[in-house]
Context: one part of a larger RNA
Parts: sequence; C1' cells; structure tokens
RNA sequence: CUCGGGUUAAGGAACUCGGCAAAUUACAUACGUAACUUAGGGAGAAGUAUGGCCUACUCCGCGAGGAGAGGUUGCAAAAAAGAGGUCCAAUCGACUGUUUACCAAAAACACAGGUCUCUGCGAAAUCGUAAGAUGAAGUAUAGGGACUGACACCUGCCCGGUGCCGGAAGGUUAAGAGGAGUUGUUAGAUUUAUCGAAGCAGCGAAUUGAAGCCCCGGUAAACGGCGGCCGUAACUAUAACGGUCCUAAGGUAGCGAAAUUCCUUGUCGGGUAAGUUCCGACCCGCACGAAUGGUGUAACGAAUUGGACGCUGUCUCAACCCGAGACCCG
Repeated sequence: CUCGGGUUAAGGAACUCGGCAAAUUACAUACGUAACUUAGGGAGAAGUAUGGCCUACUCCGCGAGGAGAGGUUGCAAAAAAGAGGUCCAAUCGACUGUUUACCAAAAACACAGGUCUCUGCGAAAUCGUAAGAUGAAGUAUAGGGACUGACACCUGCCCGGUGCCGGAAGGUUAAGAGGAGUUGUUAGAUUUAUCGAAGCAGCGAAUUGAAGCCCCGGUAAACGGCGGCCGUAACUAUAACGGUCCUAAGGUAGCGAAAUUCCUUGUCGGGUAAGUUCCGACCCGCACGAAUGGUGUAACGAAUUGGACGCUGUCUCAACCCGAGACCCG
C1' cells in the first nucleotide's frame, strides 16, 4: 500500500451526481397516535414511560397470580446473540405477482375489471398431406382474437382515405360453354392459272360466363385524423364579435414549461443565507388530450424526484487497533 473488521475529541452531510457506504432504530408492557380514506385502513403512524433481583407488608383473585409499597447489586438489567430509522411532498404504476439464467427488477409484462369482434356445435380458432387431435367430454353466463388495464368521474367531433360489414341495378372481368369464320391436307374439277366436298387437324369472332374491382350504404373502445389569414371595444392591450379561404371534420371536457416545453435557469409565489433540481400557480401546448384512453385517487413499491428530524469517519482531517495479503529472509 490492498482487502476485511473495530474504536474515535469537537463538529454533524460541510462529502458526493446522489447520505453511496456506515451509523441510528430494533424486544415486551402501558399510555398515546395526524392528514387522508375505497371506512377495511393509514398504524408498530409519530411520540413517551417502564423493564434485574428480594420481601414475613397492603389490596384484589377460589387459585396460578396481578397491582402497589419497601429494600437491594452492578459500569450496564430487552445487561449476550438475535432484533423496524422516521416523517413531509410529488411522479409513475391501482394492488400480491412476472421479467432480460451471466451488466437493466422497472414506470416494462401480467392482473381482476371494461369494450369491440368472431363462433349455433362435425362451432369459430389452432396443429396435421390426411385420418385425427386440441377447443371440450365444454355449448353464447361458453370458447377464440384484438385493445384497454382496480376504483371514481368521464370517454367529444370526423366514414373523405385504408380496413371490415351489408347491397346487388349497371360497368369491367377467368377458365369453361359456344362456334361465325379462317388455314393446312386432298377425292375431284379443270381454261394447267387455280378452285376444291367430306373427313382429319390448327387458329378462332359474336354470344354466355362467378367472386373480385368500380359503384351504393354502414362502421372509429376499426387503422387513423381533429386548420389558415384579415379586421374589430371611448387610454393602451386584448378580442366575446365580423369577414374570407380550405377541409371528411377542424381538439370538446379535463390537464398543461408536464417521464411531453425547443426558445428556457419562461414569469410569479413557496422552501434556502444562497435553489438549472423540487412544490404551487400562470398558459405564449416548438410538438397534451380522451380505452395507442383523459383526469383524479386511499392502500401498496429493494421504483423515481425534492425536503426535514434523528444518526453517524461521507466529510473538516485524519489517527489508532485486529485479521488476511502484498514485500523481505529461509
């Protein structure tokens, strides 16, 4: 010097990205216990006191015993080991659970609950070429798929595009059917140029011909989308109001510098002596927004952020001790 452990004057987070690590707390009995709340919780909230041993005393009890009173030892009596630190505010996710075996345990996944959709049973869906099997020895209060994610209050407008569902009048449309015609071949006819029946063979027009697509409707808890410019009020500013262009429709409620805000350390307030973080507001939302759910929310969390008390070698600032290495000799 490295690793592991112990103790420390005064101070007590001044350390640091950050109280990381360490320290504090810890048991039992009695007292006491807030906001909030889904009335269950929160809660072991917080906080406070006591604790060994002895007794022929008092009271209570049928009794084991309990409560008191008196005494007594030690540095220390939950005498060792073992054995919650606590509180306030916010974000996210309701919760218990699950996960990257070996760098991520989370706000990710799941979840109960909600909605849509398919499926009438030889079900849909899935595996298999098939037989067959699962679904299910189930039967729409059932089963499959998709999205959302307890609960509370809610979930606005748009069907033009894409998808899905329904419709069948018209347009388009395959194989097939159809066979007008045409070509080759040649019995034959011939004016020697050619024409050419039947058969066989090749090509093949009209006509007919389903779904689909075009078309007509519906559907957004389907995929998705949810404007611009100009003017206007008796200070100024702003614009309830008006005009105009475009659109399928122009973002409703709620929330908002947010896990979303570039400008930005926005502005104001709180907290600090001092605060790019934090909390409460404002709204000018670069680029929130309603089941790719919106806003709240008790309880919960080895989650994240800010603050406070206690506590400490994290630090001011280091010291000493114990053990194992490193190093030297053998």